[in-house]
């Protein structure tokens, strides 16, 4: 330089083109002498960057950008 794969909550991942969830941390309660565990509520998201189709895009196209693998 070429190919193919990948980027979504703090970490690990979901998610037919039609409300962006989960589990685990975190915070609050309960509850105990206390922790812990257990239950119950809760908070965290410009879906890598810019644009393009569509009534509508995390999803489908291009582009750049980061990681990974091959290839030369």
């Nucleotide at each position: 330089g070429c190919u193919g794969g990948u980027g979504u909550a703090g970490c690990u991942c979901a998610a037919c083109g039609g409300u962006a969830g989960a589990g685990c941390u975190c915070c609050u309660g309960u509850u105990u002498u206390g922790u812990a565990a257990a239950c119950a509520g809760g908070a965290g998201g410009u879906u890598g960057u810019g644009g393009g189709u569509u009534c509508g895009a995390a999803u489908c196209c291009c582009u750049c950008c980061g990681c990974c693998a091959g290839c030369u």
The prediction has a mean pLDDT of 81. Transfer RNA from Planctopirus limnophila DSM 3776, 72 nucleotides, folded computationally. A source record names the gene tRNA-Thr-TGT-1-1. RNAcentral records the identical sequence in 3 taxa. Rfam family: tRNA. By type it is a transfer RNA. From the family's description: Transfer RNA (tRNA) molecules are approximately 80 nucleotides in length. The sequence is in RNAcentral, with records from ENA, GtRNAdb and Rfam.